[in-house]
Molecule: Glycine riboswitch aptamer
Organism: uncultured beta proteobacterium
RNA sequence: UUGGUCGUCGGGAGAGAGUGACUCCCACCGUCACCGCCGAAGGCGCAACCCCCCAGGAACCGCUCAGGCAAACAGGGCCGGCGAUGCAGC
Numbered sequence: 001u002u003g004g005u006c007g008u009c010g011g012g013a014g015a016g017a018g019u020g021a022c023u024c025c026c027a028c029c030g031u032c033a034c035c036g037c038c039g040a041a042g043g044c045g046c047a048a049c050c051c052c053c054c055a056g057g058a059a060c061c062g063c064u065c066a067g068g069c070a071a072a073c074a075g076g077g078c079c080g081g082c083g084a085u086g087c088a089g090c
Base pairs, nucleotide, nucleotide: 001089002088003087004085005084006083007082008081009080010079011078016035018034019033020032021031022030036069037068038067042065043063044062045061049057050056
């Protein structure tokens, strides 16, 4: 100094304010059931490609078990700033 990993701050998409019941003055929230959807926590399938003695890694695409579907809260692949690091290079 460039990466990896971790932490922290900021940004961050998609999809029903669905229906019924309970609670409730009503709505929202919550719970249960049913229907319709989303993919960018996680997980799974496939496998280009990387690597290769063995063994591993793994994009795109797909599945939605989980998660999510007005706003808000929370989460959120990924991007940027800062810091740390017994890791890998120059």